[in-house]
Context: one part of a larger RNA
RNA sequence: CUGGGCGUAAAGCGCGCGUAGGCGGUAUUGUAAGUGGGAUGUGAAAGCCCCAGGCUUAACUUGGGAAUUGCAUUCGAUACUGUUUGACUAGAGUACAGUAGAGAGAAGCGGAAUUCCUAGUGUAGCGGUGAAAUGCGUAGAUAUUAGGAAGAACACCAGUGGCGAAGGCGGCUUCUUGGAUUGAUACUGACACUGAGGUACGAAAGCGUGGGGAGCAAACAGGAUUAGAUACCCUGGUAGUCCACGCCCUAAACGAUGAGAACUAGAUGUUGGAGGAAUCAUCCUUUAGUGUCGCAGCUAACGCAAUAAGUUCUCCGCCUGGGGAGUACGACCGCAAGGUUAAAACUC
Numbered sequence: 001c002u003g004g005g006c007g008u009a010a011a012g013c014g015c016g017c018g019u020a021g022g023c024g025g026u027a028u029u030g031u032a033a034g035u036g037g038g039a040u041g042u043g044a045a046a047g048c049c050c051c052a053g054g055c056u057u058a059a060c061u062u063g064g065g066a067a068u069u070g071c072a073u074u075c076g077a078u079a080c081u082g083u084u085u086g087a088c089u090a091g092a093g094u095a096c097a098g099u100a101g102a103g104a105g106a107a108g109c110g111g112a113a114u115u116c117c118u119a120g121u122g123u124a125g126c127g128g129u130g131a132a133a134u135g136c137g138u139a140g141a142u143a144u145u146a147g148g149a150a151g152a153a154c155a156c157c158a159g160u161g162g163c164g165a166a167g168g169c170g171g172c173u174u175c176u177u178g179g180a181u182u183g184a185u186a187c188u189g190a191c192a193c194u195g196a197g198g199u200a201c202g203a204a205a206g207c208g209u210g211g212g213g214a215g216c217a218a219a220c221a222g223g224a225u226u227a228g229a230u231a232c233c234c235u236g237g238u239a240g241u242c243c244a245c246g247c248c249c250u251a252a253a254c255g256a257u258g259a260g261a262a263c264u265a266g267a268u269g270u271u272g273g274a275g276g277a278a279u280c281a282u283c284c285u286u287u288a289g290u291g292u293c294g295c296a297g298c299u300a301a302c303g304c305a306a307u308a309a310g311u312u313c314u315c316c317g318c319c320u321g322g323g324g325a326g327u328a329c330g331a332c333c334g335c336a337a338g339g340u341u342a343a344a345a346c347u348c
Stems, first nucleotide, its partner, number of pairs: 004319003007302002012316001014201001016199002021194002025088002030083002033081002035077001037075006049065006091191001092188004096183004103177007110154001114150008125136002162169002206247006215241002220236004258315006266293012297304002321348003330341004
């Protein structure tokens, strides 16, 4: 090198874009590089293998053959691959007209609730718990009414509903903007797929600078509980949570299931579009999603089953007994925290 695998046993990069590379639709022309065939030369001898001979046999040895799977030159083949020529439209894309959507960014606005402040009414409790206490309250709390301020989040609608590559996205309006999908026609003419490196994005927590700070709340303090209670429960409460800019780059980043393409029984919901029948309801066809059940098939089983874990093809990533260890060392990145890459001794 060759093998078997990757939902749950070890194993799919968190997710896109994309370079090199790999791989690639239909029919045609030339070429003959790959491919397959013939010839010639060479591939030392000995050895190995086959046949025959010589020592009384054997070992040994002599002769001949085969083999030497290779290389070079040359001749001819052209199905496939490559390359070339001029084409095609079924892949891919563009134009046109619609549609749905919490897709993204910016600005403005709204109501409920919470807390605080001011004023009124009002009086002795409030709060909290399994029960209490700490705490708040006669300096007038809790409750209630009116006014004001602030910050954060957007009840109902709301749905295995929608959108997004993933992370994720939910009040309303406007502006800027990405993608998807449907329909009929026209156009380009393989422009496609994947993608080592590279690069963009990437929840929460955390970090830097400057703001902001209502509620919640690590740390911390107090009260309880308890044998103890550095907890669970309660009263407080600072970072943080929020905004702007810049970092960090990790998650059970999960469908624990890489991307793309083709094929392979059905049944039943639901979202968006188109066409037809009916026109009150509804039904049929088709298409793009999103669920449940289920046949063949697959699977160790569980289960998966057209959104495959079925049958195949292309490309990438990854695994190879447990622990040591996702650690040490080195390198790169980072302000730091740390991240990425990544062993061995030893041991079972």